[in-house]
Model confidence (mean pLDDT): 82 of 100.
This is a predicted structure of a 107-nucleotide RNA (SAM riboswitch aptamer (S box leader)) from Peribacillus butanolivorans.
Formats: sequence, structure tokens, C1' cells
RNA sequence: UACUUAUCAAGAGUGACUGAGGGAACAGGCCCUGUGAUGUCCGGCAACCGCCCCAAUCGGGAACGGUGCUACUUCCUGCAGAAUGAUUACAUUCUGAAAGAUAAGAC
Repeated sequence: UACUUAUCAAGAGUGACUGAGGGAACAGGCCCUGUGAUGUCCGGCAACCGCCCCAAUCGGGAACGGUGCUACUUCCUGCAGAAUGAUUACAUUCUGAAAGAUAAGAC
């Protein structure tokens, strides 16, 4: 890098250092940010895998190890369908897809 499966509306700091940008990419919105973005460390959250209990692939447990996460639903919309209101553009809501993230696996 591409493939398979599962999950993605919950949760998590008035900490230390850093010092300008950030919310994946493109476009359009909407936001966060010197009352400190980003990154690193510490703290914390969760519990996918390993681990423990169990007859059990179910269920339960701990949080020691491997990851992960720690503004906003994956911040929202971009494609398709449905409902409602307008009916020429459209708006709102819902469902699905696509894209993405994370884990486990396969190659």
C1' cells in the first nucleotide's frame, strides 16, 4: 500500500515543556486557537487483541502487556433513495453507500 471482519451520538486534564496554527485529503460551510494551536511527557478514558473465570464460540472480570483515544456525531454537507414543506432552482429529517479512523486477521 491494497483485501476481510467489527466498531465509530458514550467516556477521558484549570498538569509540565513548546510556541502558530488546527478540526484526515479536495470543495463549500461551521468552529477551535497567545484566556496558548501543534508536538512531546505525565495524567486520564475505553476495553479491540493478549490475560483470568466459565462446559461454552455466549456471558462475566481485571486493566499487567500490545494498540487506540482524550473540542465539536468520523464537526456538518458532497453520491443514491424515501418522507414532509415549497414546487423552477431548494430546505429539513431519516436510511444506505462512498471516503476515512481504530482494532483483529489474511497476503
Overview: Taxonomically the source falls in Peribacillus (Bacteria, Bacillati, Caryophanales, Bacillaceae). Of the family's consensus pairs, 97% are formed in the model.